This is a predicted structure of a 258-nucleotide part of an RNA (large-subunit ribosomal RNA, domain VI) from a seawater metagenome. The full RNA is in RNAcentral, with records from SILVA. The prediction has a mean pLDDT of 82.
Context: one part of a larger RNA
């Protein structure tokens, strides 16, 4: 997208059926110095807790990452400062968000029907016999219970509301994303970008004053420090604010009766 289901439409749902989980070791305590055993010794069902494998899940801690950003720095280039370019991001130091492990958090209970099998009532076969009729039990397996998904379940379902309702395109976005889809909003507006403040990276910006190692042709130059300066810059996050763009549209869209 097309037909189906309903006259068009919006919302919540039920559940056939599918799938995935529910896992695996190990070791304390308790059961117990107890059944057991003449003694030496010495369990088990259960209960509770801890480590790990291995599965889901997050990111507040810690810990990587951080080619977003800051800073230092080498060679060279733009006359020079400043402020870039280029050399793997030029190396180096740090580094939010985000994804993420090495971090953190979970990892049941409890029924039905069997199986191997243990049994109970009982003939056939006046005894016996878990079987033959007929009952109770029994496993991490097998079917609910619990999560996902799900009515193309062509058996096509229910419910409640609405009839001009509604959808879509366009456009501004992400909690969503391969495309589609989903989902937030589209002025009656915080959706997204500026601003502008919180918060957080970096670590004190140019620029001027003031000092200074030393060079000096004596005339000056001059690495560096120090004050302005918790400075400058810059943010993927939070809020605020209609400054800017979500304009202006456009197309789809329903039957029976009269």
């Nucleotide at each position: 997208c097309g037909c189906a289901u309903a006259a068009g439409g919006u919302g919540u749902u039920u559940g056939a059926u599918g799938g995935a989980a529910g896992g695996g070791g190990u070791c304390c305590u308790u059961u117990a110095g107890u059944a057991c055993g003449a003694g030496a010794g010495g369990a088990a069902c259960g209960a509770g807790g801890g480590c790990u494998c291995g599965g889901g899940g997050c990111c507040a801690c810690u810990a990587g990452u951080u080619u977003a950003c800051c800073a230092g720095u080498u060679g060279u280039c733009u006359g020079a400062c400043a402020a870039g370019g280029c050399a793997a991001u030029g190396c180096u130091g740090g580094g939010u968000a985000g994804c993420c492990a090495c971090g953190c958090c979970c990892u049941g209970a409890u029924g039905g029907a069997u199986a191997a099998g243990a049994g109970c009532u009982g003939a056939a076969a006046g005894c016996a016999u878990c079987u033959a009729a007929g009952c109770u039990c029994g496993a991490a397996g097998c079917c609910g219970c619990c999560c996902c998904a799900g009515a193309g379940a062509c058996g096509a379902g229910a419910c409640a509301c609405c009839u001009c309702a509604g959808a879509a395109c366009g456009c501004u976005c992400g909690u969503a994303a391969a495309a589609g889809a989903c989902g937030a909003g589209u002025u009656u507006g915080a959706u997204a970008g500026a601003c502008u403040g919180c918060g957080g990276a970096u670590g004190u910006a140019a620029g001027u004053a003031c000092g200074a190692a030393g060079c000096u042709u004596c005339g000056g130059c001059g690495a560096c420090g120090u004050a302005u300066u918790c400075a400058g810059u810059c943010c993927a996050g939070c809020a605020g604010c209609a400054c800017u763009a979500a304009c202006u549209g456009u197309u789809c869209g329903a039957g029976c009766a009269u």